RNA sequence: GAAGCGGGUCGGGUGAUCGCUCGCGUAAAGCGGGAGGAAAGUCCGAGCUCCACAGGGCAGGGUGGUCGUUAACGGCGACCGGGGCCGACCCCAGGGAAAGUGCCACAGAAAACAUACCGCCACGCGUUUCGCGGGGUAAGGGUGAAAAGGCGAGGUAAGAGCUCACCGCAGCCCUGGUGACAGGGCUGGCAGGGAAAACCCCACCCGGAGCAAGACCAAAUAGGGGAGCGUUUGAGGGUGGCCCGCCCGAUGCUCCCGGGUAGGUUGCUGGACCCCGUCAGCAAUGGCGGGGCUAGAGGAAUGAUCACCAUCCUCGGGUUCUCCCGGGGAAACAGAACUCGGCUUAUAGACCCGCUUCCGCU
Numbered sequence: 001g002a003a004g005c006g007g008g009u010c011g012g013g014u015g016a017u018c019g020c021u022c023g024c025g026u027a028a029a030g031c032g033g034g035a036g037g038a039a040a041g042u043c044c045g046a047g048c049u050c051c052a053c054a055g056g057g058c059a060g061g062g063u064g065g066u067c068g069u070u071a072a073c074g075g076c077g078a079c080c081g082g083g084g085c086c087g088a089c090c091c092c093a094g095g096g097a098a099a100g101u102g103c104c105a106c107a108g109a110a111a112a113c114a115u116a117c118c119g120c121c122a123c124g125c126g127u128u129u130c131g132c133g134g135g136g137u138a139a140g141g142g143u144g145a146a147a148a149g150g151c152g153a154g155g156u157a158a159g160a161g162c163u164c165a166c167c168g169c170a171g172c173c174c175u176g177g178u179g180a181c182a183g184g185g186c187u188g189g190c191a192g193g194g195a196a197a198a199c200c201c202c203a204c205c206c207g208g209a210g211c212a213a214g215a216c217c218a219a220a221u222a223g224g225g226g227a228g229c230g231u232u233u234g235a236g237g238g239u240g241g242c243c244c245g246c247c248c249g250a251u252g253c254u255c256c257c258g259g260g261u262a263g264g265u266u267g268c269u270g271g272a273c274c275c276c277g278u279c280a281g282c283a284a285u286g287g288c289g290g291g292g293c294u295a296g297a298g299g300a301a302u303g304a305u306c307a308c309c310a311u312c313c314u315c316g317g318g319u320u321c322u323c324c325c326g327g328g329g330a331a332a333c334a335g336a337a338c339u340c341g342g343c344u345u346a347u348a349g350a351c352c353c354g355c356u357u358c359c360g361c362u
Stems, first nucleotide, its partner, number of pairs: 001358010012309007020034005036333001040344002043342005048210004060206005065079005080094001081092004095201002100199002103194002117141002119137003123133004149167002152164003168190001169188008214266004224257006236248004273292008311330008
């Protein structure tokens, strides 16, 4: 210098003017707080709330190497095993196919109780470089994503774990490791294909609904319960300033109680919180110390305009080797609604760190 791999940070700044919302302020003036890295998808896991619940099981759902981590997880970290890359590094639902059932397109003889299309081999027969017949065989060819261990030698009529060495595999043992597992030794000629994100089996986990959860205050009208008064011996109402009078009047009138609705308040933002340092640990993470307070709306605020600066693009000019001046333009994804921990997805542009391979120079 080129090509890559892994990880992280920011995601415009300042000022002015006009607004919006919340808090303080009796009020006005004024002062202060006011979106995100994903606030998103709502895919996991929790807190919190209400309901249900002796215990156990069935059904249903989920998870699936090991050891850690955590409030918890299907997250994360480290490691193991397998696969890919020259490599940094990346990917894996990574338990069981010797419990059972089913499936394996096309091609092919055969896709699983193995089998024989071409071939190879000896034998028998026949008009003998060939054909036919019943056999042996699975080395070679062919089909396929996949064909009953691989490869070499011996052996044989030809062949074959038929025999042997090495590799693989299975069983037992030893050593190391907390463990997944690794290394070694002995024995066995070899069990028997794939797929469990097919049913299934095994182990472990899971009660349901969600802040529109839930709690409190509480009208009007209607309805419920109770008490009192009253039904031509007239409660009460209307008329009216009041009384008489007149009119209406019985499932009525007055008072009290509790429930619910509208509406209001709360839950509501201080929390497994954030920042810095330090210690333990490979790490995820945890302990300790110090500092900080950081939106709470309810049809739902967090905005708009202008100026300057910063970044990038472009045009013109000056300079001349990457600077200066002037003009124009661009800047994403998105947007809280009870709160956290994750995952996933979207994201213009700018920047930083570590590592790998190759080339050149010293």
Model confidence (mean pLDDT): 78 of 100. Predicted 3D model of a 362-nucleotide RNA (Bacterial RNase P class A) from a Deltaproteobacteria bacterium. The sequence is in RNAcentral, with records from ENA. The organism belongs to Myxococcia, within Bacteria.